Predicted 3D model of an 80-nucleotide RNA (c-di-GMP-I riboswitch aptamer) from Pelovirga terrestris. The sequence was found by an Rfam model in a public genome assembly.
RNA sequence: CAACCGAAAGGGCAAAACCAGAGUAAUCUGGUGACGCAAAGCCACGGAUCCCGCCCAAGUGGGACCGCCGGGUUGCCGAA
Repeated sequence: CAACCGAAAGGGCAAAACCAGAGUAAUCUGGUGACGCAAAGCCACGGAUCCCGCCCAAGUGGGACCGCCGGGUUGCCGAA
């Protein structure tokens, strides 16, 4: 110095719920609020789940979701 790992320190993010708004909807944005999170930073790439349409069915088209799993990528600190 780097990797693994995750003590400490400085901090960071923000679940549910409520209010306002957008959307057919899933859901999203802002505020309040903290369930939790060492990537709970980012990416819709693969799966899962959810919504809308077509369809007898099987399927299929579009969308949502990264705080479901896997993957990619970037990053603060430096004990054992």
The source organism's lineage runs through Bacteria, Pseudomonadati, Thermodesulfobacteriota, Geobacteraceae and Pelovirga. Rfam family: c-di-GMP-I riboswitch aptamer. From the family's description: GEMM was predicted in a large-scale screen for bacterial structured RNA regulatory elements. The model forms 95% of the base pairs in the Rfam consensus.